The prediction has a mean pLDDT of 87. Large-subunit ribosomal RNA, domain IV from Manis javanica, 327 nucleotides, folded computationally. The source organism's lineage runs through Eukaryota, Bilateria, Amniota, Manidae and Manis. Its Rfam family is "Bacterial large subunit ribosomal RNA". Its family is annotated with structural constituent of ribosome and ribosome in the Gene Ontology. RNAcentral holds the full RNA, with entries from SILVA.
[in-house]
Context: one part of a larger RNA
RNA sequence: UUACAGUUAAGGAACUCUGCAAAUUAAUCCCGUAAGUUCGCAAUAAGGGAUGCCUAUGCAAAUAGGCCACAGUAAAGAGCAAGGGGGGACUGUUUAACAAAAACACAGCUUUAUGCCAAGUCGUAAGACGAUGUAUAUGAGGUGACACCUGCCCAGUGCCAGAAGGUCAAUGAAGGAAGUUAGUUGUCAAACGAAGCUUUUAACUUAAGCCCUGGUGAACGGCGGCCGUAACUAUAACGGUCCUAAGGUAGCGAAAUUCCUUGUCGGGUAAAUUCCGUCCCGCUUGAAUGGUGUAACCAUCUCUUGACUGUCUCGACUGUAAGCUCG
Numbered sequence: 001u002u003a004c005a006g007u008u009a010a011g012g013a014a015c016u017c018u019g020c021a022a023a024u025u026a027a028u029c030c031c032g033u034a035a036g037u038u039c040g041c042a043a044u045a046a047g048g049g050a051u052g053c054c055u056a057u058g059c060a061a062a063u064a065g066g067c068c069a070c071a072g073u074a075a076a077g078a079g080c081a082a083g084g085g086g087g088g089a090c091u092g093u094u095u096a097a098c099a100a101a102a103a104c105a106c107a108g109c110u111u112u113a114u115g116c117c118a119a120g121u122c123g124u125a126a127g128a129c130g131a132u133g134u135a136u137a138u139g140a141g142g143u144g145a146c147a148c149c150u151g152c153c154c155a156g157u158g159c160c161a162g163a164a165g166g167u168c169a170a171u172g173a174a175g176g177a178a179g180u181u182a183g184u185u186g187u188c189a190a191a192c193g194a195a196g197c198u199u200u201u202a203a204c205u206u207a208a209g210c211c212c213u214g215g216u217g218a219a220c221g222g223c224g225g226c227c228g229u230a231a232c233u234a235u236a237a238c239g240g241u242c243c244u245a246a247g248g249u250a251g252c253g254a255a256a257u258u259c260c261u262u263g264u265c266g267g268g269u270a271a272a273u274u275c276c277g278u279c280c281c282g283c284u285u286g287a288a289u290g291g292u293g294u295a296a297c298c299a300u301c302u303c304u305u306g307a308c309u310g311u312c313u314c315g316a317c318u319g320u321a322a323g324c325u326c327g
């Protein structure tokens, strides 16, 4: 000097990103226990007291009297507590070896497919799972307890349904064209040329799909602008106008979302960019991509308070181990 362990006057978070770390608390019995609440909880809430030994009684628990100590759960082991807010209902799961969470799952809710040789999945197939099940079943998607709710838009994209018309493949195919040539004609150059065969073209025939007609949002998604107006000012219930498929409803709101921003006001502090409660001017909230609440729960995030402490003012000391010197 470092590491580990321990003690420390006065103060007690002044430390620091943060009470990180440490300290406090702790067992059993008795008393006592708030808001809130889904009446189960919250709760060991909080807070207070007792604890040894001897004698007597007693099964014990305990009660009464006495005795000793600074100290009796005499050593060791054994919750710190309270309050506000965010998130997720909960128990659970996860990045084996830097992330345990607000992520995943979840019961519940909902949409959709599937009538049984089910849909779906694996396999070239046979076959198998689904299921020795049968719509109170099984598969797929979304949301995520519970409470109150879940608005408008079907123009685009998707899905479902429809079948009048348009378009439209292979196939089939009436007809046409070309080549070839038995034959006919011939002025012996050649011309014409049936059937068949070959090549080619093709009216017409013709499914799904698409176009088309409807429906559908707990399908993918979307949910405006400008101007004016009230007897101070300000604001605009109101009016005008343009555009749209429709112009954001209830809620919530500087929020895990707010750039400007340390927004304004209030609370807490001597003083607070954090925190809590309001406001609403929402850069860029918003309803199962769920919205808003919510008791209980949480090695969750954040703010405050009490207790407690070497975290600090600010250091000091002790033990052990190593370092260094000598041997």
Base pairs, nucleotide, nucleotide: 001322002321003320004319005318006317007316008315010313011312014311019308027051028050029049030048031047036041038145052067053066054065055064056063057062068072080306081305082304083303084302085301086300087298088297092104093103108143109142110141111140112139113138114137120129121128122127146293147292148291149290151223152222153221156220157219158216159215160214161213162212165211166210167209172204175201176200177199178198179197180196183192184191185190224242225241226240227239228238251285252282263279265277266276267275